Record summary
This is a predicted structure of an 81-nucleotide RNA (c-di-GMP-I riboswitch aptamer) from candidate division NC10 bacterium RIFCSPLOWO2_12_FULL_66_18. Rfam family: c-di-GMP-I riboswitch aptamer. Its family is annotated with cyclic-di-GMP binding in the Gene Ontology.

RNA sequence: UCCCGAAAAAGGCAAACCCGCCGCGAGGCGGGGACGCAACGCCACGGGUGAGGCCAGCCACCUCAUAGCCGGGCUGCCGAA
Numbered sequence: 001u002c003c004c005g006a007a008a009a010a011g012g013c014a015a016a017c018c019c020g021c022c023g024c025g026a027g028g029c030g031g032g033g034a035c036g037c038a039a040c041g042c043c044a045c046g047g048g049u050g051a052g053g054c055c056a057g058c059c060a061c062c063u064c065a066u067a068g069c070c071g072g073g074c075u076g077c078c079g080a081a
Stems, first nucleotide, its partner, number of pairs: 004079002012037002017032006035068001041074003045071003048066006
C1' cells in the first nucleotide's frame, strides 16, 4: 500500500415518528429523535421502485425523485485476526 472487518480506540452518520418550511407530487431542507449503518460519505452511469405529465385506460414516451433498493465509479477514520 492492497485485501479484509474486531469482544479494539477515537469518533461519525441518522430510520420511523413529531414540529416548521419548500414542492402538483414522489420527496427535499432545518430542528428534535434513534431503527440501524464499516462507507447509512459523494456521484443518477446501469437496473429496480415511486411521483407528475400524456392517454378513455394501460403500455410506451417525457420530466422529476430515491444513493438507508441493488450494481458500479470516486474519496475517507482505525489497524486485531